[in-house]
Molecule: Bacterial RNase P class A
Organism: Pseudomonadota bacterium
């Protein structure tokens, strides 16, 4: 000095012009759409996507529905210990495994990174793939030893588990004694297992003292053990609220005709003329069927939920850190075919080009055009959390190479 890896912040900048969406303030009180609820205008000033708005996985707030208290079952989830937080399968910390690197005092020590679904495997089932003789109350293929036999290659019968082989994983391990060979059989250090003073709020560490050693792995296989859990989601849900749709009282009128049904009153449909809508109107077309007044429920439609919140920024204090507190401070998108843009200049980056320095390499300055789709990505009831996404730049931090001292 470069290349990589990981955390962490940061996520083009200003300036004009046309626009859009919302607020607040003035002016109009008039007009316009709409039956109606409701809606819509000018001037002015202001705001207007993210760190992830994403996935919609988890936790909640908020509405509705269900719902006596307690316990069983059954079904989900969560599981070291302490702290944080509303809560979480989220954060911080801290022990304990595993793994990787680095000291030196070589010790199963330290110290640093990183990782763990990190409760129970002496309650009980179950699984342990291939290879292997043998995979869990162990076993014996090659091997070793003795003993009989014998056609000297071997067979048999008995002992062994030290050696090879297989495997993730073989029922401690090194040496020494011992033995026919051998084996914690003995012993010595290591290992383990029990007990444990002290030490820790706790997870847990551990001086020491005892024991030849029994106790294989998987709970992310069933299961125990402790602790949690209703359910739908802003299209929640709440107000207003329309007809040639429809339901209900009252009041009033009531032409002809025909069909069914009924003992009759009537009921049901159909036709006519009349009436009423709509189509701008009409001698034309559609629909409807007595009329008027009221009342409820409701769809299309509008409104409201809807933007003061576990808000944000700074300071002070506690705290290893998450994080707390406490003072001043600020108001910070809110669309619903869905605003948050678009055309330009200036600068920034980025590539080309082209001079010029410098050189092991990798580069560096400049200058003038050009071109850039200028990283990922675009709110929809709100927040906290993961997780994935990501040009470039800035910081820390490993790691490799290469130069220098």
């Nucleotide at each position: 000095u470069c290349a990589g890896g990981c955390g962490g912040c940061u996520g083009g900048g200003c300036g004009a012009c046309c626009g859009c969406u919302c607020c607040u303030g003035c002016c109009a009180a008039g007009g316009c759409c709409g039956a109606a609820a409701g809606g819509c205008g000018g001037c002015a000033g202001g705001a207007g996507a993210g760190g992830a708005a994403a996935g919609u996985c988890c936790g909640g707030g908020c509405u509705c529905c269900a719902c006596g208290g307690a316990g069983a079952c059954a079904g989900g989830g969560c599981g070291c210990c302490g702290g944080g937080g509303a809560a979480a399968u989220c954060c911080c910390g801290g022990c304990g495994g595993g793994c990787g690197c680095g000291g030196c005092g070589u010790g199963u020590c330290c110290g640093c990174g990183u990782u763990c679904a990190g409760g129970g495997a002496a309650a009980g089932c179950g699984c342990c793939g291939c290879a292997g003789a043998a995979a869990a109350c162990a076993g014996a293929c090659c091997g070793c030893c003795g003993g009989c036999c014998c056609u000297c290659g071997g067979g048999u019968c008995g002992g062994c588990a030290a050696g090879g082989g297989u495997g993730a994983a073989a029922c401690g391990g090194u040496g020494c004694g011992g033995u026919a060979a051998g084996a914690g059989c003995g012993c010595a250090c290591c290992g383990c297992c029990c007990c444990g003073a002290c030490c820790g709020c706790a997870a847990g560490g551990a001086a020491g003292g005892g024991g030849g050693c029994a106790c294989g792995g998987c709970a992310a296989g069933c299961c125990c053990c402790g602790c949690c859990c209703g359910g739908a989601g802003c299209a929640a849900g709440g107000c207003c609220g329309a007809a040639u749709a429809g339901g209900g009282a009252u009041g009033g009128a009531c032409g002809c005709u025909c069909g069914c049904u009924g003992a009759a009153a009537g009921g049901c449909g159909g036709g006519c003329a009349g009436g009423c809508g709509c189509g701008u109107c009409u001698u034309c077309g559609c629909g409807c069927u007595c009329c008027a007044u009221c009342c409820g429920g409701g769809u299309a439609g509008g409104c409201c939920g809807c933007a003061c919140g576990a808000g944000g920024c700074g300071g002070c204090g506690c705290g290893c850190a998450a994080g707390c507190g406490u003072c001043g401070u600020c108001c910070c998108a809110g669309a619903u075919g869905a605003a948050u843009g678009g055309u330009c200049g200036c600068c920034g980056c980025g590539u080309u080009u082209u001079u010029c320095c410098a050189u092991u390499u990798u580069g560096g300055a400049a200058a003038u055009a050009a071109c850039g789709a200028c990283a990922c990505a675009g709110a929809a009831c709100c927040c906290g959390g993961c997780u994935u996404a990501c040009a470039g730049g800035c910081c820390g931090c490993c790691u490799g190479a290469c130069g220098c001292g």